Context: one part of a larger RNA
């Protein structure tokens, strides 16, 4: 000199764009942060309306029955909840980065292609009845639907076993072809059209079949995107850590997995690692990047992007295409809360917010209008992701606090050799301007074709008013730009280094003046 997620002191006008718990991965009141689908299913209900009809009658109202439309939803069922969002505790590791491999693998939704979708059955919620419990919740019996569950059929195919052959390869149980056997699938919903059937007084819907469009279903093959595993190289400090290791190292067989493998088990062998630093200890998420530097290098890992790990602590599995799952489950523990003392409930390292810690870090805001995501045929619903607004000079950038003229060099201050000098064109005064400010009026784009904007009556534009609303801070001995007076008297104090201060201090304090930077200035901390 540059830099910062900064803090502190003094000061503070505006705008744009960013950034904002670095400490206690401490504890959390309250609200919200993951739902959606009635076009999978039975059922319950509501209001309004439409139609048909009965009764009463005040003749346009009331009550009732039936049917439709619309709406709501506790439950069964499907998809999602493994994404998005947070944090960096752990981890010195195939964790990350990069290069390859998978002849050892998986893949819901999406795309392409092929084939199929036949026949039957038994339940369980909801609901009803009877119970238990303070509550959380829960037991027994009975009824019922489905795109929930089960059985049979079919088998283009696929899987397993088996027969034979082949290609490629370093290597074939795994690839290709082939003989035989066994096993193995499904689900419907809805729009429109037509025909038929039963029910009903009617309105009418219901139901069956056929065609048609859409959304689904099953089995395969391929793809895209995503993931698992393996691997060469790179990846902090300490040798005042020198020896470490029994599932340890390898083999055989088996289990397990989507898959390789001591991943696990049994048996066998005695190996394996290490000064090219094993083992141990300390510290630490890694990278893209960021800061600095001419570069080489050194330092850092906030914000943004990629990967990893974690979700009160420890362990475990279930479901699922995928989790050993932040707002799922079980067990144990600590903590907190409720309790009728029998027993229960909870997990902000999501967004706000509270307490605590600390030098220190924000609003319990608005909106789904845009972008993305989940579900849905759609309308749409949800979305503290996101878009915005609020607070903070925390940072960067930009603008302003007036402009021109104005000497008798006014007054006042300070200094003085008492002549004067300086503050100083500075002020006053005259003329002008209105960035900004205040008030008034108009007023967006952002929304791909009509409508639809949280931001927002914001940005921006026009008019009016009036210099009006707006300057500080640090320094002045040398380094280092800028000097005098008074006070003090090794005191009080200053100080980055050298050093100042003991009676003439340009170094302390005050004043005048000057210098630097300027909505900031200075100090402290850290890095180059």
């Nucleotide at each position: 000199g540059g830099a910062u997620g900064a803090a502190c002191g003094c000061u503070g006008g505006c705008g744009g764009c960013g950034u904002g718990c670095c400490u206690a991965a401490u504890a959390c009141a309250u609200g919200c942060a993951a739902g959606u689908c009635g076009a999978a299913c039975g059922a319950a209900g509501a209001u309004g309306u439409u139609c048909u009809u009965g009764a009463g009658u005040u003749u346009a109202c009331u009550c009732g029955a039936g049917a439709g439309c619309u709406c709501u939803u506790a439950g069964u069922g499907g998809c999602g909840a493994a994404c998005g969002g947070g944090u960096g505790a752990g981890u010195a590791a195939c964790g990350c980065g990069u290069u390859g491999g998978u002849g050892a693998c998986c893949u819901g939704c999406c795309c392409u292609a092929a084939a199929g979708a036949a026949g039957g059955g038994a339940a369980c919620a909801a609901c009803c009845u009877c119970g238990g419990g303070a509550a959380a919740c829960u037991g027994a019996g009975g009824c019922u639907a489905a795109u929930a569950c089960c059985c049979u059929a079919u088998g283009u195919g696929c899987u397993u076993c088996u027969u034979a052959a082949g290609a490629u390869u370093a290597g074939a149980u795994g690839c290709u072809u082939u003989u035989g056997a066994a096993g193995u699938a499904a689900a419907g919903g809805u729009u429109c059209u037509g025909u038929g059937g039963a029910c009903g007084a009617a309105a009418g819907g219901c139901u069956a079949c056929a065609g048609u469009g859409c959304c689904g279903c099953u089995u395969u093959a391929g793809g895209a995107g995503g993931g698992g595993c393996c691997u060469g190289c790179g990846u902090a400090c300490c040798a005042u850590c020198a020896g470490c290791u029994a599932g340890u190292u390898g083999g055989u067989a088996g289990g397990g997995u989507a898959a390789u493998g001591g991943c696990c088990u049994a048996c066998c062998a005695a190996g394996g690692c290490g000064a090219u630093g094993a083992c141990g200890g300390u510290u630490a998420g890694g990278g893209g990047a960021c800061c600095u530097g001419a570069g080489a290098g050194g330092g850092u890992g906030a914000c943004c992007c990629c990967c990893c790990a974690c979700a009160c602590u420890a362990g475990c599995a279930c479901u699922g295409a995928a989790a050993c799952a932040c707002g799922g489950g079980c067990u144990a523990g600590a903590c907190a809360c409720c309790u009728a003392c029998g027993g229960g409930u909870g997990g902000c390292a999501g967004c706000a917010g509270u307490a605590g810690g600390g030098a220190a870090u924000c609003u319990u805001g608005c909106a789904c209008a845009a972008u993305c995501g989940a579900c849905g045929a759609a309308a749409g619903u949800c979305u503290g992701a996101u878009g915005c607004a609020g607070c903070a000079a925390c940072g960067c950038c930009g603008c302003g606090u007036g402009u021109g003229c104005g000497a008798u060099g006014a007054a006042g201050g300070c200094c003085u050799u008492c002549g004067g000098g300086u503050u100083g064109u500075a002020a006053a005064g005259c003329a002008c301007u209105u960035u900004u400010c205040u008030g008034a009026g108009g007023g967006a784009a952002g929304a791909g074709a009509a409508a639809g904007g949280a931001c927002g009556g914001u940005a921006c534009c026009u008019c009016a008013g009036g210099a009006a609303u707006a300057a500080g801070u640090c320094u002045c001995g040398g380094c280092u730009a800028a000097c005098u007076a008074c006070g003090u008297g090794c005191c009080a104090g200053c100080a980055g280094c050298c050093g100042c201060g003991g009676u003439a201090a340009u170094a302390c304090g005050u004043a005048g003046g000057a210098g630097g930077c300027g909505a900031g200035c200075g100090u402290u901390a850290u890095c180059c």